A computed fold for a 72-nucleotide RNA from uncultured Gaiella sp., annotated as transfer RNA. The coordinates come from a structure-prediction model, not an experiment, and the mean pLDDT is 81. Rfam family: tRNA. Rfam links the family to the GO term triplet codon-amino acid adaptor activity. The source organism's lineage runs through Bacteria, Bacillati, Thermoleophilia, Gaiellales and Gaiella. The RNAcentral record of the sequence draws on MGnify.

RNA sequence: GCGGCCUUGGUGAAGUUGGUAUCACGAGAGCCUUCCAAGCUCUAAUGACCGGUUCGAGCCCGGUAGGCCGCU
Numbered sequence: 001g002c003g004g005c006c007u008u009g010g011u012g013a014a015g016u017u018g019g020u021a022u023c024a025c026g027a028g029a030g031c032c033u034u035c036c037a038a039g040c041u042c043u044a045a046u047g048a049c050c051g052g053u054u055c056g057a058g059c060c061c062g063g064u065a066g067g068c069c070g071c072u
Base pairs, nucleotide, nucleotide: 001071002070003069004068005067006066007065010025011024012023013022019055027043028042029041030040031039048064049063050062051061052060
């Protein structure tokens, strides 16, 4: 230099022919308990970045950045 794959809450993942972003752990609050733990309920928090297409994009297209692998 070229090519391929990946990037989703604090962490780990799911989500395919474009149509309400989901689960587990973790965090906060409440219930329960004499107290704690456990259990139960609720809440907050997520699409790497910039554009494009579309009525509508996590998903399709272009570019950028980062990571992994291969080639030279």